[in-house]
RNA sequence: UAAGUAGGAGAAAUGAUCGCAGCAGAAAAGGCAGAGCCUUGUCUGAUGAGGAAAGUCCGGGCUUCACAGGGCAGGAUGCCGGAUAACGUCCGGUGGAGGUGACUCCAAGGCAAGUGCAACAGAAAUAAACCGCUUUCGGGUUUCCCGAAAGUAAGGGUGGAAAGGUAGUGUAAGAGACUACCGCCCUGUUGGUAACAACAGGGGCACAUGUAAACCCCAUCCGAAGCAAGACCAAAACGAAAGCGAUAAGUCUGCCCGGCUUGCUUUCAGGUAGGUCGCUUGAGGCUGUUGGCGACAGCAGUCCUAGAUAGAUGAUCAUGGAUACAGAACUCGGCUUAUUUUCUGCUUAUUGU
Numbered sequence: 001u002a003a004g005u006a007g008g009a010g011a012a013a014u015g016a017u018c019g020c021a022g023c024a025g026a027a028a029a030g031g032c033a034g035a036g037c038c039u040u041g042u043c044u045g046a047u048g049a050g051g052a053a054a055g056u057c058c059g060g061g062c063u064u065c066a067c068a069g070g071g072c073a074g075g076a077u078g079c080c081g082g083a084u085a086a087c088g089u090c091c092g093g094u095g096g097a098g099g100u101g102a103c104u105c106c107a108a109g110g111c112a113a114g115u116g117c118a119a120c121a122g123a124a125a126u127a128a129a130c131c132g133c134u135u136u137c138g139g140g141u142u143u144c145c146c147g148a149a150a151g152u153a154a155g156g157g158u159g160g161a162a163a164g165g166u167a168g169u170g171u172a173a174g175a176g177a178c179u180a181c182c183g184c185c186c187u188g189u190u191g192g193u194a195a196c197a198a199c200a201g202g203g204g205c206a207c208a209u210g211u212a213a214a215c216c217c218c219a220u221c222c223g224a225a226g227c228a229a230g231a232c233c234a235a236a237a238c239g240a241a242a243g244c245g246a247u248a249a250g251u252c253u254g255c256c257c258g259g260c261u262u263g264c265u266u267u268c269a270g271g272u273a274g275g276u277c278g279c280u281u282g283a284g285g286c287u288g289u290u291g292g293c294g295a296c297a298g299c300a301g302u303c304c305u306a307g308a309u310a311g312a313u314g315a316u317c318a319u320g321g322a323u324a325c326a327g328a329a330c331u332c333g334g335c336u337u338a339u340u341u342u343c344u345g346c347u348u349a350u351u352g353u
Base pairs, nucleotide, nucleotide: 001349002348003347004346005345006344007343008342009341010340013319014318015317016316017315018314020048021047023045024044025043026042028040029039030038031037032036050325054336055335057334058333059332060331061330062226063225064224065223074222075221076220077219078218079093080092081091082090083089094108095106096105097104098103109217110216114215115214116211117210118209130156131155132152133151134150135149136148137147138146139145140144164182165181166180167179168178169177183205184203185202186201187200188199189198190197191196230277231276232275233274239268240267241266242265243264244263248262249261250260251259252258284303285302286301287300288299289298290297291296
């Protein structure tokens, strides 16, 4: 210098003008019997989106409903240990895969419970004799060829996969038939909390291929709905009861008795419009320190930093290279996706000293 890899930081600043939101203060007007409270506009002041506020994909808090206990169904997760309020997240390891490397990736239990599937090609796909090789017999045009029987999975060919691999011994030719090494399975010992690793011994390996992101089996976990959750206050109208007034009118009914409906006031009930709360102090942030490889935890100090309800957080100008993705609506921890600038460590290659 180039290419790569891992991690961190920022997302603008200053000034001027105009504007928006809730909050605090000031004075003014109006309402109420008043201390004072409420309403309206005005002025002043400080404050006012994110690293992802997003997707709403996981897991908590909170709320209402449900709930003795157990089971079925359904869903999620799936190597080991740890962190955490919890997690499908994170940290540290083990095993496997990729890369020269820094480093990255893995949904990584069971196909030795059962069932299913495996196109095409190929003789044959869980099961083998197509070509080839070998022996014997028969025949012929006899250094060879043809046919039949038997042996053979070493070689060829097909395939993602053909009955462990390589080398040798052996044989008519061959074959774990036998031997060595590697692989696999079983047992044991040692190390490790564990996943697992190393070593030793045994088994010729019929446990026979693959697929569980195929059904399924095993283990663990899971009640449902979400702040438009929900709690409180509460007009108008409707409903119920009591009282007052009238003793009337209408209707059942032609008449009588009786019943019902129609007025006003008070109380009660349900809880619509509307209002208040939930609402932002929280498993909070920052700094230091202690423990831990780390995720994280403990202690001390310090800070308070949007809270609307049709929804504010904006616009213009100047300095200047000043530009990406994008806008809170109960809240927190993650994941994923979108996107700009910049810094640092490490790796590989090349060049120079």